[in-house]
RNA sequence: AAUAAUGAAAGGCAAACCUGUUGAAAGGCAGGGACGCAAAGCUAAGGUAUCUGCAGCGUUUUAUGAACGUAUGAUUGACCGGCCGCAAUU
Numbered sequence: 001a002a003u004a005a006u007g008a009a010a011g012g013c014a015a016a017c018c019u020g021u022u023g024a025a026a027g028g029c030a031g032g033g034a035c036g037c038a039a040a041g042c043u044a045a046g047g048u049a050u051c052u053g054c055a056g057c058g059u060u061u062u063a064u065g066a067a068c069g070u071a072u073g074a075u076u077g078a079c080c081g082g083c084c085g086c087a088a089u090u
Base pairs, nucleotide, nucleotide: 001090002089003088012037013036017032018031019030020029021028022027035077041083042082043081046080047079048078049075050074051073056070057069058068059067060066061065
């Protein structure tokens, strides 16, 4: 410097579940715990997809409430892309 087909793991991450905490919810954070992961590192202000619907906005209605829709709220352990890195091989 190149490669991501195969093999490997010193060190690394941590699903479900439990406890605490936070949030309207989805979800987040901390501790325990390991199903898994070679990017399960970063990017949600790159694109798509999915989840939620407090407030706001829109519509409807028996009306001061309710229903429905809607992301500006979330998810990268959903996929593609971008950025950076460890080991290995050449």
Molecule: c-di-GMP-I riboswitch aptamer